[in-house]
RNA sequence: CAGGCUGGCCGGGCGGCCGCGGGCGUUCGCACGGCGAACUCUCGAGGAAAGUCCGCACUCCACAGGGCAGGAUGCCGGGUAAUUCCCGGGGCGGGGAUAACCCGCCGGACCGGGCCACAGAAACAAACCGCCGGCAGCAAUGCUGGUAAGGGUGAAACGGCGAGGUAAGAGCUCACCGCGCCGCCCGUAAUGGCGGCGGCCAGGCAACCCCCAUCCGGAGCAAGGCCAAGCAGGGACGAGCAGCGGCCCGCUGCGUUUGAGUCCCGGGUAGGCUGCACGAGGCGCAGGGCAACCUGCGUCCCAGAGAGAUGGCCGCCCAGGCACGUCGGGCGAGGAUGAAGCCUUCGGGCGUAAACUCGAUUACGACGCGCUGGACAGAAUGCGGCUUACAGGCCAGCCGGGGGA
Numbered sequence: 001c002a003g004g005c006u007g008g009c010c011g012g013g014c015g016g017c018c019g020c021g022g023g024c025g026u027u028c029g030c031a032c033g034g035c036g037a038a039c040u041c042u043c044g045a046g047g048a049a050a051g052u053c054c055g056c057a058c059u060c061c062a063c064a065g066g067g068c069a070g071g072a073u074g075c076c077g078g079g080u081a082a083u084u085c086c087c088g089g090g091g092c093g094g095g096g097a098u099a100a101c102c103c104g105c106c107g108g109a110c111c112g113g114g115c116c117a118c119a120g121a122a123a124c125a126a127a128c129c130g131c132c133g134g135c136a137g138c139a140a141u142g143c144u145g146g147u148a149a150g151g152g153u154g155a156a157a158c159g160g161c162g163a164g165g166u167a168a169g170a171g172c173u174c175a176c177c178g179c180g181c182c183g184c185c186c187g188u189a190a191u192g193g194c195g196g197c198g199g200c201c202a203g204g205c206a207a208c209c210c211c212c213a214u215c216c217g218g219a220g221c222a223a224g225g226c227c228a229a230g231c232a233g234g235g236a237c238g239a240g241c242a243g244c245g246g247c248c249c250g251c252u253g254c255g256u257u258u259g260a261g262u263c264c265c266g267g268g269u270a271g272g273c274u275g276c277a278c279g280a281g282g283c284g285c286a287g288g289g290c291a292a293c294c295u296g297c298g299u300c301c302c303a304g305a306g307a308g309a310u311g312g313c314c315g316c317c318c319a320g321g322c323a324c325g326u327c328g329g330g331c332g333a334g335g336a337u338g339a340a341g342c343c344u345u346c347g348g349g350c351g352u353a354a355a356c357u358c359g360a361u362u363a364c365g366a367c368g369c370g371c372u373g374g375a376c377a378g379a380a381u382g383c384g385g386c387u388u389a390c391a392g393g394c395c396a397g398c399c400g401g402g403g404g405a
Base pairs, nucleotide, nucleotide: 001401003399004398005397006396007395008394009393010392012317013316014315015314016313017312018311020044021043022042023041025039026038027037028036029035030034046376050387051386053385054384055383056382057381058220059219060218061217065249066248067247068246070216071215072214073213074212075089076088077087078086079085090106091105092104093103094102095101107211108210112209113208114205115204116203128151129150130147131146132145133144134143135142136141159177160176162174163173164172178200179198180197181196182195183194184193185192224274225273226272227271233265234264235263236262237261240254241253242252243251281300282299283298284297285296286295287294288293318374320372321371322370324368325367326366327365328364331359332358333357334356341350342349343348
């Protein structure tokens, strides 16, 4: 100097005029415990408000008790109210420049069952080609025995590689690697390291059934609570029924002709208030921790609509982009037939610059001027996550590369 990556922040500002919703207050009016209007002050969308994929808070179902079925998660440790989330770590694989970094997966195949099509000799056990030996034959070739190292098929083929050995080969033997068992060491652990023994040798799939561990009652703000207003009940079944996904048990309540409850037909209501924002809250500082996060202190109140509010107009400024012009740095030429400096056989040789002048204009910076111009995108009970979308700008860190001192 540019490139690759990771994390964080901002994502227009100011002013004027008019116009919205909430809150406190003042004044006025009224049908007055409240409603309406005006005015001052004050507050008023997001990092994702999106997706509705998870987890919860909260509410109701009476206490949601036990079990089956069903569902979810799955390496280790930590965080959290909780999670399938986050942080840190381990192993395997992939991308990248064998970088920083990014991505995927991770209980069990020795509980049992099932599957591995086609191709291929053979996919829980085998020989198509080939190699070697024997017999026959003039030869081509045929028969027979051995072999699984080479080739072929396939997603996958009786561990890999090298040497020895053999008729040719083969863990047949040996060294190393792999695998299994045992022991020791570091670590909370997942795993890892070291050593010894053993030739050990047929795998894969569990987002197939299954087994193991842990967790899960249901429904959801259109949950729920209060007030006002209004209507119209009728029929069937009925001794059991109800307790909000299915089944069983327990328990509780109601009921058994004074009929619980279920279903069917029909009528009324859809108004107002509340839930509705003080929170697992925001910000700052300090301490602990690699971190996620935790603790303490201080400070702040930062939307609450209800067909659903923050908009319209004008002016100025600014981030970014494009074009033009000027200047500067840098570049080239002159200065330089070389000041300084070094060497010298004193003839000379080597040799670095500046002021200044001119030129060109790719890239860099500054200024002026003109044009253009600001991404994704709108709360609806709330919070913690995940996922997706995002013009442009800024900050910090990491890893290579080029150049210079």
A computed fold for a 405-nucleotide RNA from a Chloroflexota bacterium, annotated as Bacterial RNase P class A.